Background
The RNA shown here (transfer RNA) has 72 nucleotides and comes from a Candidatus Wildermuthbacteria bacterium. It was read from a public genome assembly. It matches the Rfam family "tRNA". Rfam's curators write: Transfer RNA (tRNA) molecules are approximately 80 nucleotides in length. Gene Ontology term of the family: triplet codon-amino acid adaptor activity. It is annotated as a transfer RNA.
């Protein structure tokens, strides 16, 4: 060097043009003598970075960047 595949919430991941999500944890309440459980409710994101395309991008394109495989 070249080919694939991945980067979205604190972790796992979904979201394939129109409002940014689920589980898990965090945090507050209720219920307990108290803790766990269980139930209600929050907060947590410039969707790796840079640009293009488009009325409109996490989503399409183009380069880079890190991470994993496989050729050389």
């Nucleotide at each position: 060097g070249g080919g694939c595949g991945g980067u979205u919430a604190g972790c796992u991941c979904a979201g394939u043009g129109g409002c940014a999500g689920a589980g898990c944890g965090u945090c507050u309440c209720u219920c307990u003598u108290a803790c766990a459980c269980a139930g209600a409710g929050a907060a947590g994101g410039c969707c790796g970075c840079a640009g293009g395309u488009c009325c409109g991008a996490a989503c399409c394109c183009u380069g880079c960047a890190c991470c994993g495989c496989c050729c050389a």